The prediction has a mean pLDDT of 76. This is a predicted structure of a 99-nucleotide RNA (Bacterial small signal recognition particle RNA) from Gemmatimonadetes bacterium 13_2_20CM_1_69_27. RNAcentral holds the sequence, with entries from ENA.
RNA sequence: GCCCCAGGUCCGCAGGUCAUCCGGUCGUGAACCGCGUCAGGCCCCCGCAGGGAGCAGCGCUAAGCGAUUCGUGAUUACGCUGCGUCAACCUGGGGCAUU
Numbered sequence: 001g002c003c004c005c006a007g008g009u010c011c012g013c014a015g016g017u018c019a020u021c022c023g024g025u026c027g028u029g030a031a032c033c034g035c036g037u038c039a040g041g042c043c044c045c046c047g048c049a050g051g052g053a054g055c056a057g058c059g060c061u062a063a064g065c066g067a068u069u070c071g072u073g074a075u076u077a078c079g080c081u082g083c084g085u086c087a088a089c090c091u092g093g094g095g096c097a098u099u
Base pairs, nucleotide, nucleotide: 001096002095003094004093005092006091007090008089009088011084012083013082014081015080016078017077019075020074021073022071023070024068025067026066027065028064034060035059036058037057042052043051044050
């Protein structure tokens, strides 16, 4: 210097893991500019019956906030696992050649 084998790096695929986002779910959530129901009181009616608007209260929910147990969801990353692999590089072993 050349050849062979093995392993590793690099590369590719599949899976997994962390994080974030999105969706779902749960919780919370409106002094007024959401909805519903509207005690009392008020108004209409000669009056009764009835009707009307509607504060408080209560209920529901929006934006928002929080949680995560969910997802054939999305994205990056990973000293992760498995498989594959020309060449290149590194490591080890063997052989040949040369000195």
The gene name in the source record is ffs. Lineage of the source: Bacteria > Pseudomonadati > Gemmatimonadota.